[in-house]
Order: sequence, then structure tokens, then C1' cells
RNA sequence: GGGCCGGUAGCUUAGCCUGGUAGAGCGCCUGACUUGCACUCAGGAGGUCUGGGGUUCGAAUCCCCACCGGUCCA
Repeated sequence: GGGCCGGUAGCUUAGCCUGGUAGAGCGCCUGACUUGCACUCAGGAGGUCUGGGGUUCGAAUCCCCACCGGUCCA
């Protein structure tokens, strides 16, 4: 320098192909249960989806550029 894969909640990630209300598990907070803790159960908070631009009525999703990580080739 070039090819491919990835970047979404504190962490691990689904959703992207086929545009239409952003989800799950763990963690965190509150309550119930317990003498108390844990487990379990119920509820809740938490993400402008890496950044910028474009297309569109509408973009996490499609297109372009850049950044970061992984991998392969040189």
C1' cells in the first nucleotide's frame, strides 16, 4: 500500500441482506421474599447505533469518505 470482517446500553451482542416505534443476556437501581445475605420473582433507569456527507417522506440498515480494532496478501 491492497483485500476481507467488525464498531449498537457499563460489558457480551441481535437487528443490517429485504429502510418504517432500537431489542436480549449479564451488570446496575427499587420493591417482594429472608432474622440477614444469596437465589428467585416483579418493576425501572440506561444507547441521537464510531464520525462526516449523500440518497429518501423516512437511514443502525443503502451509497461515498475518514477514524479505530481484527485478519490475510505484498